[in-house]
RNA sequence: CACGGAGAGUUUGAUCCUGGCUCAGGAUGAACGCUGGCGGUAUGCUUAACACAUGCAAGUCGAACGGAAGUUUGUAAAAACUUUAGUGGCGGACGGGUGAGUAACACGUGAGAAUCUACCUUUAGGAGAGGCAUAACAGUUGGAAACGAUUGCUAAAGCCUCAUAUGCUGCAAAGUGAAAAGAGAAAUCUGCCUGAAGAUGAGCUCGCGCCUGAUUAGCUAGUUGGUAAAGUAAUGGCUUACCAAGGCGACGAUCAGUAGCUGGUUUGAGAGGACGACCAGCCACACUGGGACUGAGACACGGCCCAGACUCCUACGGGAGGCAGCAGUGGGGAAUUUUCCGCAAUGGGCGAAAGCCUGACGGAGCAAUACCGCGUGAGGGAUGAAGGCUCGUGGGUUGUAAACCUCUUUUCUUAGGGAAGAAGUUCUGACGGUACCUAAGGAAUAAGCAUCGGCUAACUCCGUGCCAGCAGCCGCGGUAAUACGGAGGAUGCAAGCGUUAUCCGGAAUCACUGGGCGUAAAGCGUCUGUAGGUUGCUCAGUAAGUCUGCUGUUAAAGAUUGGGGCUCAACCCCAAAGCAGCAGUGGAAACUGCUAGGCUAGAGUAUGGUAAGGGUAAAGGGAAUUCCCAGUGUAGCGGUGAAAUGCGUAGAUAUUGGGAAGAACACCAGAGGCGAAAGCGCUUUACUAGACCAUUGCUGACACUCAGAGACGAAAGCUAGGGGAGCGAAUGGGAUUAGAUACCCCAGUAGUCCUAGCUGUAAACGAUGGAUACUAGAUGUUGCGCGUAUUGACCCGUGCAGUAUCGUAGCUAACGCGUUAAGUAUCCCGCCUGGGGAGUACGCUCGCAAGAGUGAAACUCAAAGGAAUUGACGGGGGCCCGCACAAGCCGGUGGAGCAUGUGGUUUAAUUCGAUGCAACGCGAAGAACCUUACCAGGACUUGACAUGUCAUAAAUUUUCUUAAAAAAGAAAAGUGCCUUCGGGAAUAUGAACACAGGUGGUGCAUGGCUGUCGUCAGCUCGUGUCGUGAGAUGUUGGGUUAAGUCCCGCAACGAGCGCAACCCUUGUUUUUAGUUGCCAUCAUUUAGUUGGGCACUCUAAAAAGACUGCCGGUGACAAACCGGAGGAAGGUGAGGAUGACGUCAAGUCAGCAUGCCCCUUAUGUCCUGGGCUACACACGUGCUACAAUGGUCGUGACAAAGAGUUGCAAACUUGCAAAAGCUAGCUAAUCUCAUAAACACGACCUCAGUUCGGAUUGCAGGCUGCAACUCGCCUGCAUGAAGGUGGAAUCGCUAGUAAUCGCCGGUCAGCUACACGGCGGUGAAUCCGUUCCCGGGCCUUGUACACACCGCCCGUCACACCAUGGGAGCUGGCUACGCCCGAAGUCGUUACCCUAACCUUUUGGAGGGGGGCGCCUAAGGCAGAGCUAGUGACUGGGGUGAAGUCGUAACAAGGUAGCCGUACUGGAAGGUGCGGCUGGAUCACCUCCUUU
Repeated sequence: CACGGAGAGUUUGAUCCUGGCUCAGGAUGAACGCUGGCGGUAUGCUUAACACAUGCAAGUCGAACGGAAGUUUGUAAAAACUUUAGUGGCGGACGGGUGAGUAACACGUGAGAAUCUACCUUUAGGAGAGGCAUAACAGUUGGAAACGAUUGCUAAAGCCUCAUAUGCUGCAAAGUGAAAAGAGAAAUCUGCCUGAAGAUGAGCUCGCGCCUGAUUAGCUAGUUGGUAAAGUAAUGGCUUACCAAGGCGACGAUCAGUAGCUGGUUUGAGAGGACGACCAGCCACACUGGGACUGAGACACGGCCCAGACUCCUACGGGAGGCAGCAGUGGGGAAUUUUCCGCAAUGGGCGAAAGCCUGACGGAGCAAUACCGCGUGAGGGAUGAAGGCUCGUGGGUUGUAAACCUCUUUUCUUAGGGAAGAAGUUCUGACGGUACCUAAGGAAUAAGCAUCGGCUAACUCCGUGCCAGCAGCCGCGGUAAUACGGAGGAUGCAAGCGUUAUCCGGAAUCACUGGGCGUAAAGCGUCUGUAGGUUGCUCAGUAAGUCUGCUGUUAAAGAUUGGGGCUCAACCCCAAAGCAGCAGUGGAAACUGCUAGGCUAGAGUAUGGUAAGGGUAAAGGGAAUUCCCAGUGUAGCGGUGAAAUGCGUAGAUAUUGGGAAGAACACCAGAGGCGAAAGCGCUUUACUAGACCAUUGCUGACACUCAGAGACGAAAGCUAGGGGAGCGAAUGGGAUUAGAUACCCCAGUAGUCCUAGCUGUAAACGAUGGAUACUAGAUGUUGCGCGUAUUGACCCGUGCAGUAUCGUAGCUAACGCGUUAAGUAUCCCGCCUGGGGAGUACGCUCGCAAGAGUGAAACUCAAAGGAAUUGACGGGGGCCCGCACAAGCCGGUGGAGCAUGUGGUUUAAUUCGAUGCAACGCGAAGAACCUUACCAGGACUUGACAUGUCAUAAAUUUUCUUAAAAAAGAAAAGUGCCUUCGGGAAUAUGAACACAGGUGGUGCAUGGCUGUCGUCAGCUCGUGUCGUGAGAUGUUGGGUUAAGUCCCGCAACGAGCGCAACCCUUGUUUUUAGUUGCCAUCAUUUAGUUGGGCACUCUAAAAAGACUGCCGGUGACAAACCGGAGGAAGGUGAGGAUGACGUCAAGUCAGCAUGCCCCUUAUGUCCUGGGCUACACACGUGCUACAAUGGUCGUGACAAAGAGUUGCAAACUUGCAAAAGCUAGCUAAUCUCAUAAACACGACCUCAGUUCGGAUUGCAGGCUGCAACUCGCCUGCAUGAAGGUGGAAUCGCUAGUAAUCGCCGGUCAGCUACACGGCGGUGAAUCCGUUCCCGGGCCUUGUACACACCGCCCGUCACACCAUGGGAGCUGGCUACGCCCGAAGUCGUUACCCUAACCUUUUGGAGGGGGGCGCCUAAGGCAGAGCUAGUGACUGGGGUGAAGUCGUAACAAGGUAGCCGUACUGGAAGGUGCGGCUGGAUCACCUCCUUU
């Protein structure tokens, strides 16, 4: 010395990046809303340079002058004093205001020469002699007025002449040129003239600096210069004449727009950015435009003349005016003050002075407009009062806050005192009885505003219910809103607080400090090359840049630092200091520049070779295609997913021979070559450009890049002329389709080809500008050279130049790039700055046109975008599984009748829910009443039910009347239990209130439970590692499994929930135990009936058994698989229970529970009757059938599992039967339900609507039950419908399974059960296999999806609104030019008029004035032009809108890959042709690389 830099929200499911939008900060001449105590200091029309009533803002001097009036003195004359209109002098060019104009020597800064400067200072000298007029005044007179006209008189410091002269001009001669007095008794003072100098002020010139636009590129005739003159204070085209043809401009002229400039102010870390109020310097202006006069100074704010607009007066003839001075008024506007006091101070004008004038200034007033300061009390005080709010009812909070006690008096009120500011000894203070001081009184007079979802400090309740509203961004509000409104509380700031507007910051978001361009916005299609920029090595000089010392300047104020004064601060005063700019001057010489010389590494040239689809032109060639001719030959050919149009018996297609035409050049051929790029491919020839290698001779920096400029430039397209085989936009036809202006097919015109021109664009791409240098390698390949080797060619090594892949460091948001850089650096050019609007509009340039180039704005959104991640999805791929397909069942459904559920319809009600799979014989394991929730009617209101209070009565039971019942009324029986004798418990009734009650709503507020994917094999975590991160790894890979099952490998190692196992049933055996079970042996009986026994069966407890354990093979020496043995069982033995993380806002508020809302003489409760059972119809699930593998009848066998005391009920009797009667047994291995049926044997039926089938209906009965009509089941007799195996379609099942046959149970008085849940009997067929359909799992790929394909999304059309382009035009403004007219005025001129000073002499002259004329010229007029603004019928596209219409173009292979350019075409997205790109999926092939 240096004091200095913060971020956040928002794109996504999540991430990183890019990128915009928004916020937090500071500021203001501010405004608005709510509120408002005091003081100090500042500030106050930013808009209409709009118009102004009224008053004031510039006068002064009597010591320049003559008068006039008044007063005083005086008898008068006169004098003195005061005032002053006029002459004269000085000042009105300062001070004050405003910012319209001005892009300029206007301003800033620094220089300069050809100038002037009143008053002031210093200095030198002077003032002699004469003369003339005029205002005032008086008279006459015009006019309404303003204002004059004329005659006469008069003064001066007014004016004039002469003289003089240090001055000026001139080479000189010579010429020219001044003056004024006044006051005083006087001294003296003030003034006057001419020089010289100073100071101050002013004019002029130049260097540099000084906004935006190129959609303004050319401008300029006094223009640039010269000569001569005029003019000016002065230089100068400043002006004029002549001569020359210059001058300015891409370093931006001209034009257009905007703007007073600066010191400074504000912001910023700074660099910068924005601004130019107040204060200060300069400029410009003064109603608008022009002009001069006077003067030292003006072309003059409060002067003059003219023109114009406006206002006022008028007697209509004519006049007057200019607040952008101070106040003030109207107007405009969101918005900006008193018609105040004073010259006391400071300053200015005049004056000798006193003094006068001063809206400059000093003050006061108004305004919270800003900054600064102070206050609205301080200490104590818990029962944590009351009230408010909240609440889980306990409490919490407001809150020491209040009340209450003690204290203080800044402020306030009253009273008293009372300044400095005054200089200059006296006098003089507007402010002002102000500041300040003292005393008294009394907590007394004084708090609001905004916010409280995140950013961002601060949270709850109520109301509202996508309404009302909020919002800076994200966003909030659809019945539990910390986001709206209110309240309580809290937070922030505070006499203010919020909002709005604007500026800077944050924004590194225009990047000098300090950004980028492969994919995010961004490299020109490529090259040549001008200006410009940049530039090898070396020596010397120079000193422009550069560095440095000194000098001048950069006004003051401000800012910084140090002091000081107002009680502090704001404010004010004093002092100091530098950075930096410009100019001058001295020095240094490294670097850059310049000058001169040298060098050879850059560059070029030369010589010798090499490779090549480089270019242009000419000639030649064969294969194929089509056409023509001829032959053979016959019915089709062709085409497609399938077809058709088309061709063909007039002979096609096919095939053979001959001929013609045009276009393109197979194989070689390769990520191989060449070219600047576009691009280039049969062969040969001619001409021609470039590259590389080698040699190192020559030149000696000749280089790099390149704005403008020029050249080339695929395809399509255009013009003219040819040509035209094939292909083929348009077009026609056929298909497809809902349509098909498409994809597919048959034809086919432009075009494609050539020549000569034009066009100038592509995904013209490596989405990567050029040049130079440096920075690990590996592997291929092309060209040339060298080395080793060889007869030679290879091979190998190596150098240079290309080309390609992988890769280190490094870079990158990542992907990736990586000596061919996207690495590290330098130079030059081009380009970008949110998305859309839009590469559009307008303008200009180019083009024949199509169009190309250049290229905006209004408006609108908060995103658009890049890379990567996890999912999901794909009419992407791979692998695998599943009764998923296939194979099967002489299996079903769909056809019939019936049952049952649903929809629909109907109804007073047909209660409600469930709705793809995963609703529909579901809730309901059983609606005649009840159930019951629905409907009609009748009733009740503390209620049918719970708790609490009081009173009464035991409870309870029976009977009667009315009524449909509920209910109402009446009668009778009955006096209980415990007791501490007070009473208590239970029950019923009555009363009042708290409350009850609700199958009312919300399953999208919920709990619980359940379904489904799915018994699928998955879902995760810890630590570690990788990645900026989301995440990845593990969990992927090779095998294997039913399995994320196991093994191996591996930056992973482990673990959890799932899988498996453990559990139950069943299959085998053993042990134990034998009653109600069993009976081989022994007796016995009608009978395991009894004795006996427990071997067997069985029962039910405990064990055993199965583990790929053993063998062989395969496999990797693994896991495992295949086969076999043994075994009752073999690879999970079979079946069940068991359901991971999660998905579907799945289902259920009507099973239960529950928040909130709703009802409360009803949406609650009771009762009777009805309904849930309706019936043109449609669907689902079932039963029975259609028959002979059957039906009927008779006889005869064999189960298992269940149930039973409100029950199962044997036997016996009656009945055809359902059933009834009577009555054993059984609380069950004992008794009962209970005869199992299919089956077997025998008989009949004989293919029929039947001896099939049984619906429907009639009659007669039985049972349950208060009750069988709506609306039960069963029995008997009679009746005997449809139906002859079922269209499209569709379901189930892989073994004791399907199919088929019966039995039992729950619910239940009974039953609609043909349902549901169990049980056993008989008992199959098939599985080649995984192409396809469906579902699922893993890996991978694409994605514009993430509400996740039921996704996203494009365009026309219709409607509404918004801004905008075009537009016949219309209306303004600005600008310049041409012509006409031309005021005032300067200048020039004049033969007309007038004329005091001087000269002549009385005639004139010089000079002056007026008038006339001329040039210039403001305003005005005419005509065309340019620029710009507003408006305009109609019209074009664009944007935004609620759930509109038509299609489905894009995103997955998006269902025809997409996109770019171009052309044609179509309602629209779009389609097609030609060429190009990969920013295309998938499969195969080729090539190359990496690893081994």
Molecule: small-subunit ribosomal RNA
Organism: Pyropia yezoensis